Predicted 3D model of a 74-nucleotide RNA (transfer RNA) from Flavobacterium sp.
Its mean pLDDT, the model's own confidence on a scale to 100, is 80.
Rfam family: tRNA. It is annotated as a transfer RNA.
The source organism's lineage runs through Bacteria, Pseudomonadati, Bacteroidota, Flavobacteriia and Flavobacterium.
RNA sequence: AGUCUUAUAGCUCAACCGGAUAGAGCAACUGCCUUCGAAGCAGCAGGUUAUAGGUUCGAAUCCUAUUAGGACUA
Numbered sequence: 001a002g003u004c005u006u007a008u009a010g011c012u013c014a015a016c017c018g019g020a021u022a023g024a025g026c027a028a029c030u031g032c033c034u035u036c037g038a039a040g041c042a043g044c045a046g047g048u049u050a051u052a053g054g055u056u057c058g059a060a061u062c063c064u065a066u067u068a069g070g071a072c073u074a
């Protein structure tokens, strides 16, 4: 220098050719339980889907550029 790949909640991951409100587990918080904790049960909250544009009635998903991590080639 070139090719490929990954980026979604605090963490680990889903989201089936573009379709309606982006979900799960763990963690955190609140309540129940307990003498108090832990465990268990119930509930609540938490997201500019890496950034910026574009296409589309509609984008996490498609296109372009950029940023960061990884792999390969030279």
Base pairs, nucleotide, nucleotide: 001073002072003071004070005069006068007067010026011025012024013023019057029043030042031041032040050066051065052064053063054062